[in-house]
Context: one part of a larger RNA
């Protein structure tokens, strides 16, 4: 390279979006493309046939035909593709309605607790373990009580519940901010899909700077425990965890499953809207059946190497991107680039099995 593959074997953290690739329905042009006739060109040698010449064959010569699958020139065809000019509405979008929600950002406020403070009582232990010790305590602890201060967090409600692209989000009120779902069919009409580079978001630790610092709690430090324990257990406890500005940019960033589109048995349960029918203590209230979107779970067919999976696919199919190619070297070296730093991304070969 033809080609195979990507839940478990190698194989993107999320999203917007630039070139680029692909692109509904439906008419008329137009003829790039495409399909078709033709003219000319497309060296010879070679190759096919016939014929002739070497005594014959090889071999040569000559005429025809083949090949040369291209280019360029005229003439046609117009289902598909482009272009071009209009229409269309099912995809897209906007708009209006009422609902839902731990989406997000600031602000203020509220809760129980731990904790250290005061004030009163109390008096000899408390503590923590398996079991002790270290530790606290007569300068009065532990324990009940009044009141203060301060920092964290938001029990119960809490659910295979909900939202969010993803990381993620849970006490309350308010204000700004952004999505999706239904329903209207109200307006635009193909405006879309996918995305190399690019942007921007991105848990935890960690970094600069400045706060703040209850509690917990890497390091360190004591006391167990053991043959030793640089550990599990038990007393302190720094950095951190918190807040405000900024950096890092990576994780078993996981549904180990890139997006968007169409196609194709069903059951059954939760959630949200919207119709209908019934009960109603009329209440934003209940029940059941339907659509219709998100969540779960079972499962036909089908797939699959099996586990599984199965309308939320890993079934059938398209469109566009990234990626993969035994193991181990090695996510190492180097060289770039990015970053205060720590790294980070991009990344090898000997060699080895």
């Nucleotide at each position: 390279u033809u080609g195979g593959g990507c839940c478990u074997a190698a194989a993107a953290g999320u999203u917007c979006g630039u070139a680029g690739c692909c692109g509904g329905u439906u008419u008329g042009a137009u003829a790039a493309a495409u399909c078709u006739u033709u003219u000319g060109u497309g060296a010879a040698a070679u190759u096919g046939u016939u014929a002739u010449g070497c005594u014959u064959a090889a071999c040569a010569u000559a005429a025809c035909a083949a090949c040369g699958u291209g280019c360029a020139g005229a003439g046609g065809a117009c289902a598909c593709u482009g272009u071009u000019a209009g229409a269309c509405u099912u995809g897209g979008a906007a708009u209006c309605g009422g609902g839902a929600g731990g989406a997000g950002u600031u602000a203020g406020a509220a809760g129980u607790a731990u904790u250290u403070c005061u004030g009163g009582g109390g008096u000899a232990g408390c503590g923590g373990u398996a079991a002790a010790a270290u530790g606290c305590u007569a300068u009065a602890a532990u324990c009940c009580u009044u009141g203060a201060a301060g920092g964290a967090c938001u029990a119960c409600c809490g659910g295979u519940g909900g939202c969010g692209g993803a990381g993620g989000c849970g006490u309350c009120u308010a204000a700004c901010u952004a999505g999706a779902a239904c329903g209207a069919a109200u307006u635009c009409g193909a405006c879309g899909g996918u995305g190399a580079g690019g942007a921007a978001c991105g848990a935890a630790a960690g970094c600069u700077a400045g706060g703040g610092g209850a509690g917990c709690g890497a390091u360190c430090c004591g006391g167990a425990u053991u043959a030793g324990a640089u550990a599990c257990c038990c007393g302190a406890g720094u950095a951190g965890u918190c807040c405000u500005a900024g950096c890092u940019g990576u994780a078993a960033a996981c549904g180990c499953u890139g997006u968007g589109a169409g196609c194709a048995a069903g059951g059954u349960g939760g959630u949200g809207c919207a119709u209908a029918u019934c009960c109603u203590a009329c209440g934003g209230g209940g029940a059941u059946a339907u659509g219709c979107a998100g969540c779960g779970u079972c499962g036909a067919a089908a797939u699959g190497a099996a586990g599984a999976u199965g309308u939320u696919a890993a079934g059938c199919u398209c469109a566009c991107u990234g990626c993969c190619u035994g193991g181990g070297g090695a996510g190492u070296a180097u060289g770039g680039u990015c970053g205060c730093a720590a790294g980070g991304c991009u990344g090898a070969a000997a060699c080895u099995u």

Predicted 3D model of a 353-nucleotide part of an RNA (small-subunit ribosomal RNA, central domain) from a marine eukaryotic metagenome. It matches the Rfam family "Bacterial small subunit ribosomal RNA".